[in-house]
Context: one part of a larger RNA
RNA sequence: GACCGACGCUGGCGGAAUGUUCCCAACCGGCCCGUCUAGAAACACGGACCAAGGAGUCUAACAUGUAUGCGAGUUGGCGGGUGGCAAACCCGUAGGCGUAAGAAACCUGAGUGAUGUGUUCAACAUCUACCACACAUGAUCUUUUGUGAAAGUUGUGAGUAUGAGCAUACCUGUUGGGACCCGAAAGAUGGUGAACUAUGCCUGAGCAGGGCGAAGCCAGAGGAAACUCUGGUGGAGGCUCGUAGCGAUACUGACGUGCAAAUCGUUCGUCAGACUUGGGUAUAGCGGCGAAAGACUAAUCGAACCAUCUAGUAGCUGGUUCCCUCCGAAGUUUCCCUUAGGAUAGCUGGCGCCUUUCAGUUUUAUCGGGUAAAGCGAAUGAUUAGAGGAUUCGGGGGUGUAUCACCCUCGGCCUAUUCUCAAACUUUAAAUAGGUAAGCAGCCUCGGAUGCUUUAGUGAUCCGGGGCACUGAAUGGAGGUGCCGUGUGGGCCACUUUUGGUAAGCAGAACUGGCGAUGCGGGAUGAACCGAAAGCUGAGUUAAAGUGCCCAACUGUGCGCUAACCUAGAUCCCACAAAGGGUGUUGAUUGAUAUAGACAGUAGGACGGUGGUCAUGGAAGUCGAAAUCCGCUAAGAAGUGUGUAACAACUUACCUACCGAAUCAAUUAGCCCCGAAAAUGGAUGGCGCUGAAGCGCGCGACUUAGACUCAGCCAUCGGGGCAAGUGCGAAGCCCCGAUGAGUAGGAGGGCGUGGAGCUCGCCGCGCAGCCUUGGGCGUAAGCCUGGGUGAAGCGGGCUCUAGUGCAGAUCCUGGU
Numbered sequence: 001g002a003c004c005g006a007c008g009c010u011g012g013c014g015g016a017a018u019g020u021u022c023c024c025a026a027c028c029g030g031c032c033c034g035u036c037u038a039g040a041a042a043c044a045c046g047g048a049c050c051a052a053g054g055a056g057u058c059u060a061a062c063a064u065g066u067a068u069g070c071g072a073g074u075u076g077g078c079g080g081g082u083g084g085c086a087a088a089c090c091c092g093u094a095g096g097c098g099u100a101a102g103a104a105a106c107c108u109g110a111g112u113g114a115u116g117u118g119u120u121c122a123a124c125a126u127c128u129a130c131c132a133c134a135c136a137u138g139a140u141c142u143u144u145u146g147u148g149a150a151a152g153u154u155g156u157g158a159g160u161a162u163g164a165g166c167a168u169a170c171c172u173g174u175u176g177g178g179a180c181c182c183g184a185a186a187g188a189u190g191g192u193g194a195a196c197u198a199u200g201c202c203u204g205a206g207c208a209g210g211g212c213g214a215a216g217c218c219a220g221a222g223g224a225a226a227c228u229c230u231g232g233u234g235g236a237g238g239c240u241c242g243u244a245g246c247g248a249u250a251c252u253g254a255c256g257u258g259c260a261a262a263u264c265g266u267u268c269g270u271c272a273g274a275c276u277u278g279g280g281u282a283u284a285g286c287g288g289c290g291a292a293a294g295a296c297u298a299a300u301c302g303a304a305c306c307a308u309c310u311a312g313u314a315g316c317u318g319g320u321u322c323c324c325u326c327c328g329a330a331g332u333u334u335c336c337c338u339u340a341g342g343a344u345a346g347c348u349g350g351c352g353c354c355u356u357u358c359a360g361u362u363u364u365a366u367c368g369g370g371u372a373a374a375g376c377g378a379a380u381g382a383u384u385a386g387a388g389g390a391u392u393c394g395g396g397g398g399u400g401u402a403u404c405a406c407c408c409u410c411g412g413c414c415u416a417u418u419c420u421c422a423a424a425c426u427u428u429a430a431a432u433a434g435g436u437a438a439g440c441a442g443c444c445u446c447g448g449a450u451g452c453u454u455u456a457g458u459g460a461u462c463c464g465g466g467g468c469a470c471u472g473a474a475u476g477g478a479g480g481u482g483c484c485g486u487g488u489g490g491g492c493c494a495c496u497u498u499u500g501g502u503a504a505g506c507a508g509a510a511c512u513g514g515c516g517a518u519g520c521g522g523g524a525u526g527a528a529c530c531g532a533a534a535g536c537u538g539a540g541u542u543a544a545a546g547u548g549c550c551c552a553a554c555u556g557u558g559c560g561c562u563a564a565c566c567u568a569g570a571u572c573c574c575a576c577a578a579a580g581g582g583u584g585u586u587g588a589u590u591g592a593u594a595u596a597g598a599c600a601g602u603a604g605g606a607c608g609g610u611g612g613u614c615a616u617g618g619a620a621g622u623c624g625a626a627a628u629c630c631g632c633u634a635a636g637a638a639g640u641g642u643g644u645a646a647c648a649a650c651u652u653a654c655c656u657a658c659c660g661a662a663u664c665a666a667u668u669a670g671c672c673c674c675g676a677a678a679a680u681g682g683a684u685g686g687c688g689c690u691g692a693a694g695c696g697c698g699c700g701a702c703u704u705a706g707a708c709u710c711a712g713c714c715a716u717c718g719g720g721g722c723a724a725g726u727g728c729g730a731a732g733c734c735c736c737g738a739u740g741a742g743u744a745g746g747a748g749g750g751c752g753u754g755g756a757g758c759u760c761g762c763c764g765c766g767c768a769g770c771c772u773u774g775g776g777c778g779u780a781a782g783c784c785u786g787g788g789u790g791a792a793g794c795g796g797g798c799u800c801u802a803g804u805g806c807a808g809a810u811c812c813u814g815g816u
Base pairs, nucleotide, nucleotide: 032047033046034045035044048816049815050814051813053811056320058177059176060175061174062173063172065170066169067168068167069166070165073097074096075095077093078092079091080090081089101108102107113127114126115125116124117123129160130159131157132156133155134153135152141146180319181318183316187309188308189307190306191305192304198283199282200281201280202279203278204277205276206275207273209241210240211239212237216233217232218231219230220229221228222227245270246269247268250266251265253264254263285301287297288296322750323749324748325747326746327745332345334343335342336341346488347487348485349484350483351482352481353480354479355478357477358476359475361474362473363438364437365436366435367434373428374426375425380422381421382420385417387415388414389413393411394410395409396408397407398406399405442468443467444466445465446464447463448462449461450460452459491515492514493513494512496510497509498508499507500506520531521530522529535713536712537711538710539709540708541707545703546702547701548687549686550685554700556699557698558697559696560695561694569689580674581673582672584671585670586669587668588667589666590665591664592663593662601658602657603656604655605654607631608630609629613625614624637652641650642649714740715739716738717737718736719735720734721733722732751805753802754801755800756799757798758797759796760795761794762793769789770788771787772786774785775784776783777782
């Protein structure tokens, strides 16, 4: 090189399991994100939609850590050198930091020590010595003022005790700077405005037609006169009606994205004056002007507007941009003109370093306690009731002339009892809880020292030598220590204990557990209750709760209870009901009665002394008081009620006959009922349910959570093995085990964007961008690829760098 050529590569076609994407429909589950908050789906706030922009940066100083260089030094500040005004190479020398500390300062100024743990080192612990200072002391010398030896002190030091630093880079943190971004009310400086409007002044302009009828004047009349009266004339007035003008009362009319950032209509006030108005001029911001309303001062006024200081400050509000993995809080302590905030400790993360003894447990041994309980015929304090006593005290009374004479009585007192109590009472005295110990830092033994100790070579302490290692309960497990840093410093709920309060979904504590920061199954609904905590899947089994239907699962099974017409009942927290009642019904306990015949029912008797005594107008069983016997009987009260003026009469207790087996009372407990009245119509969750689908007690079966078991995969952490060989090469390969929740927050590893250096590539045979029910990879951020469009640039890897990632900020700009 040719040929052959596979289970390798590849074009076309076909179709299945299946994968992926989009659309439609049904069923099941499912409240809207962000935010402050103990707690948000909230009738709490921001949010119509889209695109683009949009917030921890840079610098100085310091701190820890890591890396690199040199090292008792280190270091581009400056100057110089060589072919060179060299960014790089070389030299010199300042300055910084370090190599010595102590003291206010004058000033003074450091033994290559010991023991123990540690293989050694490092490090740590204990002690000694030295330096400076402080305190105390003061020999010697001396100019009487100094020098200050030796020996001291539970005293102080950021010291010494054979150095470790300096420079650079980076991460993180702190502080100063606009200091993560946006945001005040204010403050200051310098200016601009009286074209609006307020007021003064100057100079101009304007204001129908009526009414009333001041002064003055005229005439007539009267009068002696003064003067008066009458009729005119006259035309005054901050007078009147009313137009223009100026204003603006009512309709609380129209309009109210208007004609209009104050207008329109009708109505109304005034209209010869403190009138209206043009032009000019004056007054300016802590100033003006004001017939005064804090009104007006250019749509701005309880201090104008513009620019600047200024990116003012804000312990306050809002916002703060990609992914995955690992760990993971606090709302407590102390201090603060502290209570909306900080610092401090705690909790927590990261980085290490060092080792084998560590515990929220039990057991054994031992110790402290004064809470629960108990006690009060024990102390203290409180407290009820009688009884007994006479040594005593007080009051009253009796006998008595009177007495500490006697007697009675009330109270005190004493004695033995009795009832009830205590956070600040206690003899007694728990349970829980707490401390310590359970061995080499030990045990045994020999020798020595001592000024301590002993009657004493007795003891104590120390020093030296030798011996004893399956290590001196159980169970489980790693533990110790250093440096730096974040967040937090509003908490809330539940069982139990507990303080205040009448109580509270009230306020304040303790222990433990939760929620906050947390999903899942159940409680219809639900922060916290019950169950149980979660990588991605599959199979099985359960928890709590359930099994008539809604709704997965027995209208299962056995026993009992319940009938509920204002309104039966129906499962922790929990969404209420009480005292008190019931001859509703079912049980229980106690005590009675009963074949010597009960209870209930029907029938008969219920007598005599005696009209008992007293009292009374009267009282004969029955107004009242005391007493309450006897006889005959089977039994019959000196009487249980009705009744009478008083009797009478009836009735009951009691007895008997008939009947023939259980009966009565009190108390107590279940279910049920009463007690039980509220405003839209209403809630065992609804329907409904009655030998339940209610209530109580059993038994069996079944349903299902992300819990438990098993299997596979992913990640993290831990452990073990592997470098002669043959690819990879310890940042790797192989094997085993355990674990997996998470807000604030920390750490690690990645994805993406703009720019720069090096390197390797793509591209008119079509770059970027855009579109895409095409295909694929990755846990994800994202990436690769096909097709279309498009028409000129673009990308991978390794480094460096940053104006580097948006859904929110009543964000900014544009569009819809």